[in-house]
Molecule: c-di-GMP-I riboswitch aptamer
Organism: Cohnella sp. AR92
RNA sequence: AUACGUUAAUGGCAAACUUGUCGAAAGGCAAGGACGCAAAGCUAAAGGGUCUAACGUUCGCGAGAACAAUGACAGCCUGGCCGCCGAA
Numbered sequence: 001a002u003a004c005g006u007u008a009a010u011g012g013c014a015a016a017c018u019u020g021u022c023g024a025a026a027g028g029c030a031a032g033g034a035c036g037c038a039a040a041g042c043u044a045a046a047g048g049g050u051c052u053a054a055c056g057u058u059c060g061c062g063a064g065a066a067c068a069a070u071g072a073c074a075g076c077c078u079g080g081c082c083g084c085c086g087a088a
Stems, first nucleotide, its partner, number of pairs: 004086002012037002017032006035075001041081003046078003049073003056067004
């Protein structure tokens, strides 16, 4: 340095759920909380996938329905970038 990482060490993150807040929603943020995580750090304008459906279009007398990403997920997968420890 590369690969790899099982109860090392030092630290880190934080699912569900609850409260507050933003949002049409999905979901985000903050606090509490820990299911887990060796990248659960970043990248959604790298590709695939998933979620939502406001605006819009179509249908409908209407309630509403269908389509639809420009919204979202990096804790769904692959890729890219960066990074701690080092055989306990």